[in-house]
């Protein structure tokens, strides 16, 4: 640069056009002499602009970010 792929709370992961949800970790809280376990409740995400549509994380587009391959220069 060219072709492919991937992008979701801190972290793993669903949701395959219809309320963005779970575990894990954090926070408070119950229990405990303390601490850990145990139960409870809170916390927090679609890479970014724009199209399609009543309605997009999801289909299209362009751009950004990693990754793999193949080319170019040195």
């Nucleotide at each position: 640069u060219g072709a492919g792929g991937c992008g979701u709370c801190g972290u793993c992961u669903a949701a395959a056009g219809g309320c963005a949800g779970g575990a894990c970790a954090g926070u408070g809280g119950u229990u405990u002499u303390u601490g850990g376990u145990a139960c409870c409740a809170c916390c927090g995400a679609u890479g970014a602009a724009g199209g399609u549509u009543c309605g997009a994380a999801u289909c299209c587009u362009u751009c950004c970010g990693c990754c793999u391959c193949a080319g170019c220069c040195a």
Molecule: transfer RNA
Organism: Deltaproteobacteria bacterium